Predicted 3D model of a 95-nucleotide RNA (THF (Tetrahydrofolate) riboswitch aptamer) from Paratissierella segnis. NCBI's taxonomy places the organism under Bacteria, Bacillati, Bacillota, Tissierellia, Paratissierella. The sequence is in RNAcentral, with records from Rfam. Rfam family: THF (Tetrahydrofolate) riboswitch aptamer. Its family is annotated with tetrahydrofolate metabolic process in the Gene Ontology. Rfam's curators write: Tetrahydrofolate (THF) riboswitch was first reported for Ames et al. as an RNA motif in 5' untranslated (5'-UTR)regions of folate transport and biosynthesis genes in Firmicutes genomes. The literature on the family includes a 2010 paper in Chem Biol by Ames et al., "A eubacterial riboswitch class that senses the coenzyme tetrahydrofolate". Of the family's consensus pairs, 94% are formed in the model. Its mean pLDDT, the model's own confidence on a scale to 100, is 78.

RNA sequence: GACAGAGUAGGUAAAGAGCGUCAAGUGUUAAGGGAUGGGAAGUUGCCCUUAAACGAAAGAAACGCAUUCUGCGAUUCUUUACCGCGUCCGCUGAG
Numbered sequence: 001g002a003c004a005g006a007g008u009a010g011g012u013a014a015a016g017a018g019c020g021u022c023a024a025g026u027g028u029u030a031a032g033g034g035a036u037g038g039g040a041a042g043u044u045g046c047c048c049u050u051a052a053a054c055g056a057a058a059g060a061a062a063c064g065c066a067u068u069c070u071g072c073g074a075u076u077c078u079u080u081a082c083c084g085c086g087u088c089c090g091c092u093g094a095g
Base pairs, nucleotide, nucleotide: 003093004092005091010083011082012081013080014079015078016077017076018075019073020072021071028052029051030050031049032048033047034046038089039088040087042085058070059069060068061067
C1' cells in the first nucleotide's frame, strides 16, 4: 500500500418484571438543547425540556378495607435473538 472483518446511537420480535386504565404514557406539530463505532467533521435516526392541539376499554372475583384475575395502552424497563455509520484515520485478520 491492497483485501477482508469487528464495533455506536438505535430499530424489530419474543420472554420476564412493572406502570396506567381515577389517563400518566405513547403518537402529532413548533422552538431550544444533548448524546451519537476508538478519534475527526458529519448524515440518517435517537433522547431531553418547553408550548400547543388531539386523545383511549373495560370486565370479573372478593368485599369492612386492602386486593386479586382476565383484558386494554402506538405504555416503561430488563434479558435474549436478529438488524444497525456514507468519508478519513485508527483497531483486528491473513499474506